The RNA shown here (transfer RNA) has 73 nucleotides and comes from a Candidatus Eiseniibacteriota bacterium. It was read from a public genome assembly.
RNA sequence: GGGCGGUUAGCUCAGCUGGCAGAGCAUCGGCAUCACAAGCCGGGGGUCACAGGUUCAAGUCCUGUACCGCCCA
Numbered sequence: 001g002g003g004c005g006g007u008u009a010g011c012u013c014a015g016c017u018g019g020c021a022g023a024g025c026a027u028c029g030g031c032a033u034c035a036c037a038a039g040c041c042g043g044g045g046g047u048c049a050c051a052g053g054u055u056c057a058a059g060u061c062c063u064g065u066a067c068c069g070c071c072c073a
Base pairs, nucleotide, nucleotide: 001072002071003070004069005068006067007066010025011024012023013022019056027043028042029041030040031039049065050064051063052062053061
C1' cells in the first nucleotide's frame, strides 16, 4: 500500500426487511441477615467512532475519515 471484518451503556455483546435503542455483568437504592456474601425487587446510565449524503423516517443504506483485528504484498 491492497483486501476483509469490526467500532452500540463502565465491561462483554445483541439489534431480523430502515419505523419506540436493548441484554448480561458492573453500579446505585431497597428487602432479607447479628453482619457480609449469595438471592429477590426496583432505579440511573447512550454524541449508536467522526463528518457528509439518501429518505417522511437511518444504529441499520451510500461516500469519506479515524481507530482496532486478520490476511496479502